[in-house]
RNA sequence: GGGCCGUUAGCUUAGUUGGUAGAGCGCCUCGUUUGCAACGAGGAGGUCACCGGUUCGAAUCCGGUACGGUCCA
Numbered sequence: 001g002g003g004c005c006g007u008u009a010g011c012u013u014a015g016u017u018g019g020u021a022g023a024g025c026g027c028c029u030c031g032u033u034u035g036c037a038a039c040g041a042g043g044a045g046g047u048c049a050c051c052g053g054u055u056c057g058a059a060u061c062c063g064g065u066a067c068g069g070u071c072c073a
Base pairs, nucleotide, nucleotide: 001072002071003070004069005068006067007066010025011024012023013022019056027043028042029041030040031039049065050064051063052062053061
């Protein structure tokens, strides 16, 4: 330098015919307990890496950039 894959909540991640962004763990509150854990109920938390384009509408399609992984040179 080139090819391919990845980037979504604090962490691990789901989400492909473009149409309200989900889960598990963690966190907060309440219940249960003498207390803790476990369990049950509820809740907060996301500019979907960044910039631009297409579209009525983009996490999703197109171009570029950044970072990580892998292969080739």
Molecule: transfer RNA
Organism: bacterium